Transfer RNA from a Streptosporangiaceae bacterium, 72 nucleotides, folded computationally.
Rfam family: tRNA. Rfam classes the family as a transfer RNA.
The organism belongs to Streptosporangiaceae, within Bacteria.
The RNAcentral record of the sequence draws on ENA.
RNA sequence: CUGGCCAUAGCCGAGUGGUAAGGCGCGUGCUUUGGGAGCACGAGACCGGAGGUUCGAUCCCUCCUGGCCAGA
Numbered sequence: 001c002u003g004g005c006c007a008u009a010g011c012c013g014a015g016u017g018g019u020a021a022g023g024c025g026c027g028u029g030c031u032u033u034g035g036g037a038g039c040a041c042g043a044g045a046c047c048g049g050a051g052g053u054u055c056g057a058u059c060c061c062u063c064c065u066g067g068c069c070a071g072a
Stems, first nucleotide, its partner, number of pairs: 001071007010024003018055001026042005048064005
């Protein structure tokens, strides 16, 4: 320099046009002498940034940023 892949909650991670699952973790309650485990409930991301297409974008297109891989 070129090509490909990736970026979603504190962490992991699904979803690929109709405003976001699940797990760990966190909070509250029950239980326990207390803690842990278990059970129930709950909070937390509008999706890396900027534009474009669309009635509507996490999803499609372009550019940028960062990471990984391959080639030169």